[in-house]
RNA sequence: UUUCGGGGCGGGGUGAAAUUCCCCACCGGUGGUGAAAGCCCACGAACGCGAAGGCAGCCCUUCGCGCCGAUUUGGUGAAAUUCCAAAGCCGACGGUACAGUCCGGAUGAAAGAAA
Repeated sequence: UUUCGGGGCGGGGUGAAAUUCCCCACCGGUGGUGAAAGCCCACGAACGCGAAGGCAGCCCUUCGCGCCGAUUUGGUGAAAUUCCAAAGCCGACGGUACAGUCCGGAUGAAAGAAA
């Protein structure tokens, strides 16, 4: 420098209205870790605050700081909260009948990966 770089609502119920509620279902970014991880450690995204710059203003951009979810039991083994078995749990902001799964910022950005 170039390329790549996030998945998932199917069925039923209630209702005027719900992929948002209720029952069942489905999904899991990046690096690390004696052995393969959504829930062990760290990072990114998102969100908040501040500063600087731009704008007539709304606001935008950059940088810094902050914040940042969730797991147990049994088995094997030299070694596993990572494998196998079982039972659990978690999931930004704005919109809308209350959203991890729909729409939007985002044909964006980034942790990083490859050449």
Overview
The prediction has a mean pLDDT of 81. The RNA shown here (FMN riboswitch aptamer (RFN element)) has 115 nucleotides and comes from uncultured Ruthenibacterium sp. The model forms 100% of the base pairs in the Rfam consensus. It matches the Rfam family "FMN riboswitch aptamer (RFN element)". About the family: The RFN element is a highly conserved domain that is found frequently in the 5'-untranslated regions of prokaryotic mRNAs that encode for flavin mononucleotide (FMN) biosynthesis and transport proteins. The organism belongs to Ruthenibacterium, within Bacteria.